Context: one part of a larger RNA
RNA sequence: GCCGGCUAGUUACUCUCAGGGGCAAGGUGAAGCAUUUUGCACAGCCGUAGCGAAAGCGAGUCUGAUAAGGGCGAACAUAGUCGCUGGGAGUACACGCGAAGCGGGAUGAUCUAGGCAUGGCCAGGAUGAAACCUGGGUAACACCAGGUGGAGGUCCGAACCAGUGUUGGUUGAAAACAGCUUGGAUGAGCUGUGCCUAGGGGUGAAAGGCCAAUCAAAUUCCGUUAUAGCUCGUUCUCUCCGAAAUAUCUUUAGGGAUAGCCUUGCGUGGACCACGUCGGUGGUAGAGCGCUGGAUGGACUAGGGGCCUUACCGGGUUACUGAAUCCAACCAAACUUCGAAUGCCGACGCUGCAAUGCGCAGGAGUCAGACGGCGGGGGAUAAGCUUCGUCGUCGAGAGGGCAACAGCCCAGACCAUCAGCUAAGGUGCCUAAAUGUGAUUAAGUGGAAAGGAUGUGACGUUGCACAGACAGUGAGGAUGUUGGCUUAGAGGCAGCCAUCAUUUAAACAGUGCGUAAUAGCUGACUCAUCGAGCGAUGUCGCGCCGAAAAUGAUUGGCGAUUAAAUCACAUACCGAAGCUAUGGAUUCAGUUCCGAUUCGUCGGGACUGAGUGGUAGGAGAGCGUAAUCAGCGCUGCGAAGCCGAACGGAAACGGACGGUGGAGCGCUGAUUAGUGAGAAUGCAGAC
Repeated sequence: GCCGGCUAGUUACUCUCAGGGGCAAGGUGAAGCAUUUUGCACAGCCGUAGCGAAAGCGAGUCUGAUAAGGGCGAACAUAGUCGCUGGGAGUACACGCGAAGCGGGAUGAUCUAGGCAUGGCCAGGAUGAAACCUGGGUAACACCAGGUGGAGGUCCGAACCAGUGUUGGUUGAAAACAGCUUGGAUGAGCUGUGCCUAGGGGUGAAAGGCCAAUCAAAUUCCGUUAUAGCUCGUUCUCUCCGAAAUAUCUUUAGGGAUAGCCUUGCGUGGACCACGUCGGUGGUAGAGCGCUGGAUGGACUAGGGGCCUUACCGGGUUACUGAAUCCAACCAAACUUCGAAUGCCGACGCUGCAAUGCGCAGGAGUCAGACGGCGGGGGAUAAGCUUCGUCGUCGAGAGGGCAACAGCCCAGACCAUCAGCUAAGGUGCCUAAAUGUGAUUAAGUGGAAAGGAUGUGACGUUGCACAGACAGUGAGGAUGUUGGCUUAGAGGCAGCCAUCAUUUAAACAGUGCGUAAUAGCUGACUCAUCGAGCGAUGUCGCGCCGAAAAUGAUUGGCGAUUAAAUCACAUACCGAAGCUAUGGAUUCAGUUCCGAUUCGUCGGGACUGAGUGGUAGGAGAGCGUAAUCAGCGCUGCGAAGCCGAACGGAAACGGACGGUGGAGCGCUGAUUAGUGAGAAUGCAGAC
């Protein structure tokens, strides 16, 4: 891992609600006893009366000084109570499995830590302390030399002990090793044997180390099914309805309580919703500047500054500044003289739809929401960001489209059909359906921005032009003069000033290049040649550049250019689980028929109408397993089980028949439950 087996809302008591029964102003009867289908049991419980904290009073009572008022009750009359079954709650392990831990008693020092007692072990080599001896030396010591000597947590290095670095090993040869290397090796040394210290305790040259592969509190049994607001799992089918991810509070934030939203029953009864009309409500969008503030320019001016005058007082003046005021034009979530649309509230309606609203009672789940559109806040008018409001979808929604793609677009799947029509979106091929019409685009634009540009199309405005425009080509482009100043120089052309006049068809005191300055080239301007359109500018449509990323590129691909791109238009067609058609199933409502009835209703049939996606969850109806009781059956002419299986049923399932097997089994009705497995890193087993 697979296979088959086992495996999770149970039981007891109490309370509460519903269903269905008994009796009923009553109902019931524990322990116990007995003659044990049952009877006795007069103990009690609930109900028949309430009010008050209570004494207590009582259809009243409490408060109160009260005969008042008010609170809770009574009335008319009232329905209760006891079993059974089911839903839920509480107490218990309480749907199942799961901690780390806490407490109590025991067991451990054959590992390891420290200690006690008693033993054992340390090749070889080196160094050469004290002391002593001899000699020298001293007044005597001291001191010096030589020798003897053999000290040391001394040195080198085996055994022994350790474990420094590294390589291998890492499902190992080994749950700590092997190889090489390294430290100590007469000592605080190593080691044998026996003994001691025990769990909040020991022992520790101290690392929270070690105390039997276990240590920030050993192991084991018990309390114990500790507790787990947490994770995981929770087993057959179909039918009806169908959520929430919000508010408030919470040692609360991934938990809960109450409300909201769902469901079931009963009651009420059209009270609900939509639309229309009418009447209200409000201060948003917008707008505005009268208020509160902000902010720009101008006018005018108090005050201030500068300057002048002045002994002081004061006066004059000002391309300075400038409150307030006025004029003009603006800005505002916390401004409003104004002010919508939606919204919200109410009334009415011969309107529309049809189980919608409200109340009571039983049962829940939900309290992490997500994205999209619109209106805001935060952020950077960032985020698949965050936080509100509102609507939608997903959540809990399948189908078609967007290549693929919970939240986008279309559309809400009861079942069947080799029938039809459509939606979004599409109609060259992949791929169902148009190689439709008129324009635009040349960029494969379509299939990235600001910005830039004689791209191109459409519509304008304006100027020049056969008295010859624009472009090209030929010719001219002069004189006073090198204008004046400046300057080393300044001659059209470094700079400053002026920018006249003459000859002309025209020609600037000069547009650019150029020179040291001149020169030179060119332009403006003019004539000729040529012969028809040429400039400037605005708006709109579609294109161009801007355009760099790491494995080979991409509108999905192929491919496509009077498109198969884009815009406009028209008619066809395709296209979904939408709609229609035909048949069938089922729920609810209405009408109707039949049967039963305890007269409350219940069961069945037909027709009509509306429905039948669904997680959490509520409600209903069934299938199957095991066992008990009753009735009816099968079985050695072959039971159960197992293998296969026609056929039947909406499903869980049933099952003729055949084989195997070799002794019990089924159906109907009623009852009871150790009653359904694919998941729990489930449990044990086989492979």
Model confidence (mean pLDDT): 84 of 100.
This is a predicted structure of a 687-nucleotide part of an RNA (large-subunit ribosomal RNA, domain II) from Ambispora leptoticha.
The full RNA is in RNAcentral, with records from SILVA.